[in-house]
RNA sequence: GUGGUUGUAGCUCAGUUGGUAGAGCUCUAGGUUGUGGUCCUAGCGGUCGCGGGUUCGACUCCCGUCAAUCACC
Numbered sequence: 001g002u003g004g005u006u007g008u009a010g011c012u013c014a015g016u017u018g019g020u021a022g023a024g025c026u027c028u029a030g031g032u033u034g035u036g037g038u039c040c041u042a043g044c045g046g047u048c049g050c051g052g053g054u055u056c057g058a059c060u061c062c063c064g065u066c067a068a069u070c071a072c073c
Stems, first nucleotide, its partner, number of pairs: 001072007010025004019056001027043005049065005
């Protein structure tokens, strides 16, 4: 340089043909316990890598761009 894959919560990831973004772990609070852990309930936390476009409406489609990674040269 060319082609492919990935980018979503603090971490690991889901999101099935476009319709208001979720799970587990972590953290906080409460319950349970003599204390802690386990277990149960609730909560906090996201400009969906970035910038545009299409659309009534975009994590999803299109273009550009950045980063990581794989293959080839």